Annotation:
Transfer RNA from a marine eukaryotic metagenome, 69 nucleotides, folded computationally.
[in-house]
C1' cells in the first nucleotide's frame, strides 16, 4: 500500500422498496426412502459517522481475513 466483508454456504447486485444456485422447512407423489414438481422461510448489506429527497453502492473514521513492500 492494495483487495475483501452482502441468506446456514459460494456469490452477484456501480444513488431508486436486496437477488440467484445449493442447503433447510411443509405439501403432491411413493408401500417407505431419493428423485422430482408446487410453495414457505432465512439478511435492516462488517461495525460507527457524513453527503443526498433517497446509499449495499459515493466520501471518512475503525475492525476482520487475505496479498504485497
Nucleotide at each position: 500500500c492494495g483487495g475483501u466483508g452482502u441468506a446456514g454456504c459460494u456469490c452477484a447486485g456501480u444513488g431508486g422498496u436486496a437477488g440467484a444456485g445449493c442447503a433447510a422447512c411443509u405439501a403432491a407423489c411413493u408401500c417407505g426412502u431419493a428423485a422430482u414438481u408446487a410453495g414457505u422461510a432465512g439478511g435492516c448489506c462488517g461495525c460507527a459517522g457524513g453527503u443526498u429527497c433517497a446509499a449495499a453502492u459515493c466520501c471518512u473514521g475503525u475492525c476482520u481475513c487475505c496479498g504485497g513492500c

Its mean pLDDT, the model's own confidence on a scale to 100, is 83. Rfam family: tRNA. Rfam classes the family as a transfer RNA. Its family is annotated with triplet codon-amino acid adaptor activity in the Gene Ontology.